[in-house]
Context: one part of a larger RNA
Molecule: small-subunit ribosomal RNA, 5' domain
Organism: Patescibacteria group bacterium
RNA sequence: GGAUGAACGUUGGCUGUGUGCCUUAGGUAUGCAAGUCGAACGAUCCUUGAGAAAUUUCUGAAGCUUCGGCUGAUGAUUUUUCUCUCUGGAUAGUGGCAAACGGGUGAGUAACGCGUGGGUAACCUGCCUCGAAAUUGGGAAUAGCUCACCGAAAGGUGGGGUAAUACUCGAUAGUCUCUAAUCACGAAGGUGUUUUAGAGUAAAGCUUUUGCGUUUCGAGAGGGGCCUGCGUCCUAUCAGCUUGUUGGUGAGGUAAAAGCUCACCAAGGCUAAGACGGGUAACUGGUGUGAGAGCACGGACAGUCACCAUGGAACUGAGACACGGUCCAUACUCCUACGGGAGGCAGCAAUUAGGAAUCUUGCGCAAUGGGGGCAACCCUGACGCAGCGACACAGCGUGGAGGAGGAAGGUCUUCGGAUUGUAAACUCCUUUUAUGAGGGAAGAAUAGAUGACGGUACCUCAUGAAUAAGUACCUGCUAACUACGUGCCAGAAGCAUCGGUGAUGCGUAGGGUACGAACGUUAUCC
Numbered sequence: 001g002g003a004u005g006a007a008c009g010u011u012g013g014c015u016g017u018g019u020g021c022c023u024u025a026g027g028u029a030u031g032c033a034a035g036u037c038g039a040a041c042g043a044u045c046c047u048u049g050a051g052a053a054a055u056u057u058c059u060g061a062a063g064c065u066u067c068g069g070c071u072g073a074u075g076a077u078u079u080u081u082c083u084c085u086c087u088g089g090a091u092a093g094u095g096g097c098a099a100a101c102g103g104g105u106g107a108g109u110a111a112c113g114c115g116u117g118g119g120u121a122a123c124c125u126g127c128c129u130c131g132a133a134a135u136u137g138g139g140a141a142u143a144g145c146u147c148a149c150c151g152a153a154a155g156g157u158g159g160g161g162u163a164a165u166a167c168u169c170g171a172u173a174g175u176c177u178c179u180a181a182u183c184a185c186g187a188a189g190g191u192g193u194u195u196u197a198g199a200g201u202a203a204a205g206c207u208u209u210u211g212c213g214u215u216u217c218g219a220g221a222g223g224g225g226c227c228u229g230c231g232u233c234c235u236a237u238c239a240g241c242u243u244g245u246u247g248g249u250g251a252g253g254u255a256a257a258a259g260c261u262c263a264c265c266a267a268g269g270c271u272a273a274g275a276c277g278g279g280u281a282a283c284u285g286g287u288g289u290g291a292g293a294g295c296a297c298g299g300a301c302a303g304u305c306a307c308c309a310u311g312g313a314a315c316u317g318a319g320a321c322a323c324g325g326u327c328c329a330u331a332c333u334c335c336u337a338c339g340g341g342a343g344g345c346a347g348c349a350a351u352u353a354g355g356a357a358u359c360u361u362g363c364g365c366a367a368u369g370g371g372g373g374c375a376a377c378c379c380u381g382a383c384g385c386a387g388c389g390a391c392a393c394a395g396c397g398u399g400g401a402g403g404a405g406g407a408a409g410g411u412c413u414u415c416g417g418a419u420u421g422u423a424a425a426c427u428c429c430u431u432u433u434a435u436g437a438g439g440g441a442a443g444a445a446u447a448g449a450u451g452a453c454g455g456u457a458c459c460u461c462a463u464g465a466a467u468a469a470g471u472a473c474c475u476g477c478u479a480a481c482u483a484c485g486u487g488c489c490a491g492a493a494g495c496a497u498c499g500g501u502g503a504u505g506c507g508u509a510g511g512g513u514a515c516g517a518a519c520g521u522u523a524u525c526c
Base pairs, nucleotide, nucleotide: 001526002525003524004523006522007521008520009519010518013396014395015394016393017392018391019389020388021354026352027351028350030349031348032347035097036096037095040094041093043091044090045089046088049084050083051082052081053080054079057076058075062071063070064069103308104307105306106305113232114231115230116229117228118227119226120225123224124223125222128220129219130218131217132216133215134214135213136170137169138168139167145160146159147158148157149156150155176200177199178198179197180196181195183192184191185190205212206211233279234278235277240270241269242268245267246266247265248264249263250262251261252260282304283303284302285301286297287296288295289294309330310329311328312327313326332343333342334341335340360386362385363384364383368382369380370379371378372377399429400428401427402426409420410419411418412417434463435462436461437460438459439458443453470515471514472513473512474511475496476495477494481510482509483508484507485506491498492497
């Protein structure tokens, strides 16, 4: 000098773009952050109309009459129940897909974790695209519902009965799988419509629309698993480490190679090119600095990894050993009828604690993207926006021109004057900004409708210099000096040092220098 996710002090007009718990991976009240599909399914409720039954109030034909009334046809009306019918809607449950993405954090990890280059003849892949073939016949349950019961709750038990694209048994099938042979190529468990025999495994329907699905096989795309060469901090005041350890055979296991696991056998394997141990640390694209080489860093954004109270485990599934799933244990918090239950903000806001220090319990799904759905649409604290903070960068402004009796005042003075200083006043002008008024977008993808931001940006007009300057320094390094006060005191200081009676170094004032909505200090890096 440059830089910062900065903080502190003084000061502070506006706009845009970014950015904002670096500390306790401490604890959390409250709300929201993952749903959706009725074109898979039964059921319930609402909705149109018709009918039946009962019911309330009125009407009151006709009949009877002791003339008081009684029976009560018809019609209207109130309420309830049932049956049929019409279209649409709502939903708890079964079922499907999603929930493994998206979000946050960096604790752990010195490792094939990451980066880069390869391998997989050792592998998997839902949704999507393309191609081939198929979509057949049955069955038994179960939730919801209903009845009964237990419990404070969370929740649970039993009886009855019901549906499906849920479950299940068959049929059929090959370019599928397996077994045993066989031929060609190949180093290999590979490739090939080689050929042959045997065995085995499928399916689901819903809609009437541009239809959507289901099953099997093949290919693709995208995604992932595993292996591997090289690279990846400090420490030798860590020198030896290792028994599933190193290898083999067999078995198990996995989508898949493998001590991945087990039995048996052998005694190996690593190490001064640093094993093992200890410390520290997520890695990278990049960022800062520097002429470069390098050095330091890895906040925001993007890729990968790991984790989602702590430790462990599996289930479901194409995919998890799963942040807002399950089970167990632990610590903590909450509810309780004391028997027992509930919870996990390192999601978005918010709160408390810690700290030098870091924001709103905001608006919207209009856009982009994601999930579900044929769609309409629903959900989306992803995202788009707004709010707060001079935290950073960039831009703009706080006026411009003229103006000497060089006014007054201040300061200094050799008392003549000098300086503040064209500075002010004053004259003329402008209106960025400000305030007020009027108009008013793009972003919307299109035939129309649809904008949170937002009456925002922007445009026009009006008013009036009006609303807007500070901070640090002035002994040398280092640009900028005098007066007074103080008297080794009070204090200053990055280094050298300054201050003990004329301090350009302390404090104040005038003047000056530098930068300027900032300036200075501190911390850290080059």